[in-house]
Molecule: transfer RNA
Organism: Leuconostoc mesenteroides
RNA sequence: UAGUGUAGCCAAGUGGUAAGGCAACGGUCUGCAAAACCGUGAUCGCCGGUUCGACUCCGGUUACUA
Numbered sequence: 001u002a003g004u005g006u007a008g009c010c011a012a013g014u015g016g017u018a019a020g021g022c023a024a025c026g027g028u029c030u031g032c033a034a035a036a037c038c039g040u041g042a043u044c045g046c047c048g049g050u051u052c053g054a055c056u057c058c059g060g061u062u063a064c065u066a
Base pairs, nucleotide, nucleotide: 001066002065003064004063005062008022009021010020016052024040025039026038027037028036045061046060047059048058049057
């Protein structure tokens, strides 16, 4: 100096209230279990600013990578 930071993990989302997969938990099913099916969960690293409205734009800061 540049890039990255979004759920336990992976990961989409470039101004209009955050998709999906795996895992976890609860339920249905089953003699039990597995599988299958249904359901549950995020104030987006942190602080501030702009805006009617910010994961998104701006400033600072922090961690990691180069």